[in-house]
RNA sequence: CAAUUUCUUUGGGGAAUGGUGAAAAUCCAUAUCGGCAGUGAAGCGUCAUUCUUGACGAUAAGUCUGCGAGGAGCGAGAGCUCCCGAAGAGGUGCAAAUCCUCUACCGACGGUUACAGUCCGGAUGAAAAAAGAGAUUU
Numbered sequence: 001c002a003a004u005u006u007c008u009u010u011g012g013g014g015a016a017u018g019g020u021g022a023a024a025a026u027c028c029a030u031a032u033c034g035g036c037a038g039u040g041a042a043g044c045g046u047c048a049u050u051c052u053u054g055a056c057g058a059u060a061a062g063u064c065u066g067c068g069a070g071g072a073g074c075g076a077g078a079g080c081u082c083c084c085g086a087a088g089a090g091g092u093g094c095a096a097a098u099c100c101u102c103u104a105c106c107g108a109c110g111g112u113u114a115c116a117g118u119c120c121g122g123a124u125g126a127a128a129a130a131a132g133a134g135a136u137u138u
Stems, first nucleotide, its partner, number of pairs: 002137009016030004031118002033107002035067004044057005062105002070083005087103005109121003
């Protein structure tokens, strides 16, 4: 350093103002938020350089690829199967669904004096995964 394995820790954000109404953080107008891994050309750092670029590093997507969460069914159970949201246009450029600009769009289940991404609840839960420590093997 690598593989396997054990343990520990970490591991989701957001409703403000006005309107209507008997009643709405649920409707309307404006507001506001974006889990994990991958990909990824800006910019940043280091090094190199033929001075123009190149290599490496950390970082970079809600709408791309996959995953988790969530729902349904089956099962004594472990678990298995199925379902599971949303983006266009323009710009730059050799190259962008990722950069820049504009305009859009999306968001489990149960609850609620009225329909919820943002309130309350399951949940001081679970989990994609990340980090650290130990053990074994080479």
FMN riboswitch aptamer (RFN element), 138 nucleotides, folded computationally. The model forms 100% of the base pairs in the Rfam consensus. It was read from a public genome assembly, where an Rfam model found it.